This is a predicted structure of a 72-nucleotide RNA (transfer RNA) from Candidatus Moranbacteria bacterium RIFOXYA12_FULL_44_15. The coordinates come from a structure-prediction model, not an experiment, and the mean pLDDT is 84. The source organism's lineage runs through Bacteria, Bacteria candidate phyla and Candidatus Moraniibacteriota. The sequence was found in a public genome assembly. Its Rfam family is "tRNA". Its family is annotated with triplet codon-amino acid adaptor activity in the Gene Ontology. By type it is a transfer RNA. Rfam's curators write: Transfer RNA (tRNA) molecules are approximately 80 nucleotides in length.
RNA sequence: UGCCCGGUCGCCAAGCGGUAAGGCAGUGGAUUUUGGAUCCACCAUUCGCAGGUUCGAAUCCUGCCCGGGCAA
Numbered sequence: 001u002g003c004c005c006g007g008u009c010g011c012c013a014a015g016c017g018g019u020a021a022g023g024c025a026g027u028g029g030a031u032u033u034u035g036g037a038u039c040c041a042c043c044a045u046u047c048g049c050a051g052g053u054u055c056g057a058a059u060c061c062u063g064c065c066c067g068g069g070c071a072a
Stems, first nucleotide, its partner, number of pairs: 001071007010024003018055001026042005048064005
């Protein structure tokens, strides 16, 4: 320097154009002598950043940033 993969809630992780699943953790509640377990509810208004396309973008396009890999 080029190419490829990735960047989504505190952590892991789905999603592939119609306003974001799930698990762990956390918060409130029920239950319990206490704790744990179990059950119910809540928990991402800039999905790395900035633009563009579109009626509509985490999803498509461009540039940039960060991490990993390959080549030189």